[in-house]
Context: one part of a larger RNA
């Protein structure tokens, strides 16, 4: 470079925005002629290869002639398709308008239940914990119960193969600010589109830095048990951490283990959002769009399965794979405070 692939065998980038690049709707009785196609011409050394003929007694070998030389240059022509310009269009895309839905994001405030702690009342000998116990707490009055107070964290039920978000993720209530999607009917712009190497931004948990906070939980740690041992599982404690602000880290089974876009391809049944028709209206019935599920045909698949939310049929763009181990390691580079991340081999071996 090419081929074949990427749900589970190796392989989809964690996710988005987007520069370059690649690809790109309909019409034109409009231009150019770069790509493209045809023709002519020049060149494409000789030898070699191929064809014909000849010379050594043949052959190898040699000689003569011809052909070939997929390519390149120049000229002429064609004008379908691609391209470069001109003109036009509205179906792709976008904007304006009217609606309703939503744990989408940020900030500020508010609320109740529960745990713990503190104060006081009642009350007395146990409580707690386990398979059974013990460590532990308690006559300096615990556990239980009532009243009051403090503080932190999380928001039971509603809750739903429900909703929202690009992904990570988002769940009490109210206010403010704010993003996106969807539906409807017209109008406007007129291909403004798709993808996207680099780049930039976002990115669970844990971890790191500075400062705060700390109720519960709880790595580490201590003790009690268990056990042959028990650096565990169980129990009693308990510090980082978990929470907040700001700044780093940049990784996950970051999963649908399935990149994004467009078009097409049986059905049936749910749920969610917004409509249309019949009816005054709710409901019912018929029906459109967007999303989210289940079952299932054709097709696909090694099978499992998938199946209008494709893993089917096609096209466009990106990422990635190429036997196992060595190894996602070493070295070097880049990034990071560090932990480490990222890029990424080879010897050797089977």
């Nucleotide at each position: 470079c090419u081929g074949g692939g990427c749900g589970u065998a190796a392989a989809g980038g964690g996710c988005g925005u987007g520069c370059a690049g690649g690809c790109g709707g309909c019409c034109u009785g409009u231009g150019c002629a770069a790509g493209u196609u045809g023709a002519a011409u020049g060149u494409g050394a000789a030898a070699u290869c191929c064809c014909c003929g000849g010379g050594c007694u043949u052959a190898a070998c040699c000689c003569g002639g011809g052909a070939c030389g997929u390519g390149c240059g120049u000229u002429c022509a064609a004008g379908a398709c691609u391209g470069c310009g001109g003109g036009g269009c509205u179906u792709g895309a976008a904007u304006a308008c009217g609606g309703g839905a939503g744990a989408g994001g940020a900030u500020c405030g508010u609320g109740g239940a529960a745990u713990u702690c503190c104060u006081g009342g009642u009350g007395u000998a146990g409580a707690g914990g386990u398979g059974a116990a013990a460590u532990u707490c308690g006559u300096a009055g615990a556990u239980a119960u009532c009243a009051g107070g403090a503080g932190g964290a999380a928001c039971a039920c509603u809750c739903g193969u429900g909703g929202c978000g690009a992904a990570g993720g988002c769940g009490a209530c109210g206010a403010u600010c704010u993003g996106g999607a969807c539906c409807g009917a017209u109008a406007u712009u007129g291909a403004c589109g798709c993808u996207g190497a680099g780049a930039c931004g976002c990115g669970a948990a844990a971890g790191c830095g500075u400062g705060g906070g700390u109720a519960g939980c709880a790595a580490a740690c201590a003790g009690g048990a268990u056990u042959a041992g028990a650096u565990a599982c169980c129990c009693u404690g308990g510090u980082a951490g978990u929470c907040c602000a700001c700044g780093c880290c940049g990784u996950a089974a970051a999963c649908g283990a399935u990149g994004g876009g467009u078009a097409c391809u049986a059905u049936g049944c749910g749920c969610c959002g917004c409509g249309g028709g019949u009816a005054u209206g709710a409901c019912c019935c018929c029906u459109g769009c967007a999303g989210u599920g289940c079952a299932g045909c054709a097709g696909c698949u090694a099978a499992c399965g998938u199946a209008u939310u494709a893993a089917g049929u096609a096209c466009c763009c990106c990422g990635c794979c190429u036997g196992g181990g060595g190894a996602g390691u070493a070295c070097g580079g880049u990034c990071g405070c560090a932990a480490g991340a990222u890029u990424a081999a080879a010897a050797c071996u089977c």